[in-house]
Context: one part of a larger RNA
RNA sequence: UUGGGCGUAAAGCGUCCGCAGAUGGUUUGGCAAGUCAGGGGUCAAAACUCACCGCUUAACGGUGAGACUGCUUCUGAUACUAUCAAACUCGAGUAUGGAAGAGGCUAGCGGAAUUCUCGGUGUAGUCGUAAUAAGCGUUGAUAUCGAGAAGAACACCAAAUGCGAAGGCAGCUAGCUGGUACAUUACUGACAUUCAGGGACGAAAGCGUGGGGAGCAAACAGGAUUAGAUACCCUGGUAGUCCACGCCCUAAACUAUGCGAACUAGGUAUUGGCAGUAUCGACCCUGUCAGUGCCGUUUAAAAAAGUUAACACGUUAAGUUCGCCGCCUGGGGAUUACGAUCGCAAGAUUAAAACUC
Repeated sequence: UUGGGCGUAAAGCGUCCGCAGAUGGUUUGGCAAGUCAGGGGUCAAAACUCACCGCUUAACGGUGAGACUGCUUCUGAUACUAUCAAACUCGAGUAUGGAAGAGGCUAGCGGAAUUCUCGGUGUAGUCGUAAUAAGCGUUGAUAUCGAGAAGAACACCAAAUGCGAAGGCAGCUAGCUGGUACAUUACUGACAUUCAGGGACGAAAGCGUGGGGAGCAAACAGGAUUAGAUACCCUGGUAGUCCACGCCCUAAACUAUGCGAACUAGGUAUUGGCAGUAUCGACCCUGUCAGUGCCGUUUAAAAAAGUUAACACGUUAAGUUCGCCGCCUGGGGAUUACGAUCGCAAGAUUAAAACUC
């Protein structure tokens, strides 16, 4: 260097963007760098292989041939790759048209509920549990009616729904803004794919500064339970949860399945667009493009093929292939040590060895 793998056995970076690199559509012509053919030069000797010969044999030695698969140069070939020139439209992109959507950011508004405060009615309980107790209550609770305040979350609609690169996103309205599918012609003319390093985003918890604080609730306190109960249950309750700005950068960040492209039976449900049929119009229906799900089994026998250790996957592949990246190499030691980088810290990333089975 080649050879094996990565859904669950070790193994897909949390996700995307993207420089270098690798790979790259169709046609014609030039060139001849790679490539191919032939010739020359060189490739020390020894060693190696073959043949013959010499020591009694062998090892060893001698002679000759081969080989040394390389480098260089000359002549030629031009299919492929590279390169130069010209062109093309199928890949990619742009324009146009209407469309769907919890995609993002900012501002405003809304009702239900909860808690608190004030006032009215009203009297002895209430809360809570398997059962209690602690707690609250004659300084008038719970219940009920009215008024006010605050913060947080948005019932029904709601779905096998939709959108987003992922994390994730749900009351309503407005403004700003990203992406997507479809349809039609027109335009650019390979502008592409992937991506080490690099950059951006990245749930929850946590951290810094300043606000906010209704409910919930680590820690903590009390009451139960129990042999004990630093728990499960109950009553309270502080950080936190919320907002702004700045950090942290990790998750079973999961489809435990990297991205892109092509090909390979179907059936069924559903979302968006378009076309057709029908209609006063719409729904329905049929076809098609793009997405999201399910089935593909039982059986004597067809009810995919194929793959897989099996489970299962099966046009949304784990099938058949190509391009590029990442990662794995027995268990433990080890989500480690040391060093380095980053961080306010917590810690994160990178990442061994001894030893042991």
A computed fold for a 357-nucleotide part of an RNA from a Patescibacteria group bacterium, annotated as small-subunit ribosomal RNA, central domain. Its mean pLDDT, the model's own confidence on a scale to 100, is 84.